[in-house]
Context: one part of a larger RNA
RNA sequence: UGACGGGGACCCGCACAAGUAGCGGAGCAUGUGGUUUAAUUCGAAGCAACGCGAAGAACCUUACCUAAGCUUGACAUGGGAGUGAAAAAUAUCAUAAAGAUAUAAUAGAGCUUGCUCACACUCCACACAGGUGGUGCAUGGUUGUCGUCAGCUCGUGUCGUGAGAUGUUGGGUUAAGUCCCGCAACGAGCGCAACCCCUAUUACUAGUUGCCAGCAGGUUAAGCUGGGCACUCUAGAAAGACAGUUAGGGAUAACCUAAAGGAAGGUGGGGAUGACGUCAAAUCAUCAUGCCCCUUAUGCUUAGGGCUACACACGUGCUACAAUGGCUAUAACAAAGAGAAGCGAAUUCGUGAGGAAGAGCAAACCUGAAAAAAAUAGUCUAAGUUCGGAUUGUAGGCUGAAACUCGCCUACAUGAAGCCGGAGUUACUAGUAAUCGCAGAUCAGAAUGCUGCGGUGAAUGCGUUCCCGGGUCU
Numbered sequence: 001u002g003a004c005g006g007g008g009a010c011c012c013g014c015a016c017a018a019g020u021a022g023c024g025g026a027g028c029a030u031g032u033g034g035u036u037u038a039a040u041u042c043g044a045a046g047c048a049a050c051g052c053g054a055a056g057a058a059c060c061u062u063a064c065c066u067a068a069g070c071u072u073g074a075c076a077u078g079g080g081a082g083u084g085a086a087a088a089a090u091a092u093c094a095u096a097a098a099g100a101u102a103u104a105a106u107a108g109a110g111c112u113u114g115c116u117c118a119c120a121c122u123c124c125a126c127a128c129a130g131g132u133g134g135u136g137c138a139u140g141g142u143u144g145u146c147g148u149c150a151g152c153u154c155g156u157g158u159c160g161u162g163a164g165a166u167g168u169u170g171g172g173u174u175a176a177g178u179c180c181c182g183c184a185a186c187g188a189g190c191g192c193a194a195c196c197c198c199u200a201u202u203a204c205u206a207g208u209u210g211c212c213a214g215c216a217g218g219u220u221a222a223g224c225u226g227g228g229c230a231c232u233c234u235a236g237a238a239a240g241a242c243a244g245u246u247a248g249g250g251a252u253a254a255c256c257u258a259a260a261g262g263a264a265g266g267u268g269g270g271g272a273u274g275a276c277g278u279c280a281a282a283u284c285a286u287c288a289u290g291c292c293c294c295u296u297a298u299g300c301u302u303a304g305g306g307c308u309a310c311a312c313a314c315g316u317g318c319u320a321c322a323a324u325g326g327c328u329a330u331a332a333c334a335a336a337g338a339g340a341a342g343c344g345a346a347u348u349c350g351u352g353a354g355g356a357a358g359a360g361c362a363a364a365c366c367u368g369a370a371a372a373a374a375a376u377a378g379u380c381u382a383a384g385u386u387c388g389g390a391u392u393g394u395a396g397g398c399u400g401a402a403a404c405u406c407g408c409c410u411a412c413a414u415g416a417a418g419c420c421g422g423a424g425u426u427a428c429u430a431g432u433a434a435u436c437g438c439a440g441a442u443c444a445g446a447a448u449g450c451u452g453c454g455g456u457g458a459a460u461g462c463g464u465u466c467c468c469g470g471g472u473c474u
Base pairs, nucleotide, nucleotide: 007474008473009472010471011470012469013468015464016463019428020427021426022425023424026319027318028317029316030315031314032313033312034310035309042053043052064305065304066303067302068301069300070299073128077127078126079124080123081122082121083120084119089103090102091101092100093099108117109116110115111114130294131293133292134291135290139288140287141283142282143281144279146277151190152189153188154187155186156185157166158165159164170181171180172179196271197270198269199268201239202238204236205235206234207233210229211228212227215226216225217224242265245259246258247257248256249255321421325380326379327378328377329376330375338367339366342361343360347356348355349354387418392413393412394411395410396409397408398407434456435455436454437453438452439451440450
């Protein structure tokens, strides 16, 4: 000077408290450990590993195992010789394929007309290629975390023999080292805040693919048509909020409390934005890279298998245990995003998954598209049930060379466990929790995951003694 203390003082945070819904018990999904295996590729390990890398393992991916093959190599540059195009195609051997051998059509530019150049293949000898092999404790880059916490420093001056101190401490105040006052300090930088984006209000500009108030036409129905741009909306440029006004408090300050006006009030709500640094934190398997290692193999190709195993243990989720419910019927109401090797309508066949069909649309135009919970009517009547749907059988559908290992979906049948969960533990303060559907990325196919979108829409907050984490002074 720091760090630490079951030392002190002050302050903050869904940290506790007050509440709501969960997890921990059941079934299943998924990740991990362990075990097993020829292989179950590798990494991630308290918070900050465990629906994590993986925005998608049938082949491929794929790095693993078994078997079969190749050795200047699947890929790059360079030398010599030969061939003539090459890519493609055919045949034979082997067959699981890769592989090996042979045949062989088609040719560009320059001119000196048989050579050069370009291109490609074969052979030879090497330099070399190649490595998801090791080391993240040799590294770059990137990322997590403390933490969106309010801190971290510098110049000059002053003090101290010096390490260092001061400034940055003190009195107030703030979400904030935010601001005010004081002070041997005076200034400055990185952070805070603001500037950026979305959202909440209004007027202006514009009016198609959007909209329809008034006028006219029109239908079984419909902005359907003329017409219009008022409204909704779309999207451009503006305004608006600043403690600005009033009152009280305060030190006449900073600021705090209340009120008015206002669409919005004290940072309006949300996002992006992450200081100096900490953890030899993570990553050599995104990529790059030093050193070490392999070089007829630790490289490359191919087929099949594995990553999907299963006495068990843990994490994260989904579905439930029911009447605030299940089932049946019926004329409600979104937002956001996607579409050409694509989205795919009407119509029609099928109980259904789906099939036929191929209108329209590179989209405010067409399509997927039905929003669901809600509402109304009926039924079930407390039961392992008309709850719950695991598991299994049979018959089908779709994608794809190919669904056996190992995909998804449908119909019929089957109908496990489960009657609200021990100790313990998690998230959340408002359009939030809870609950309800919708879309997208990845993707041939394959979400209960992830990322977004809207619908319905609460309870509680006395307060800071205690638990956890953090900040300042001592």
Model confidence (mean pLDDT): 83 of 100. The part of an RNA shown here (small-subunit ribosomal RNA, 3' major domain) has 474 nucleotides and comes from an uncultured bacterium.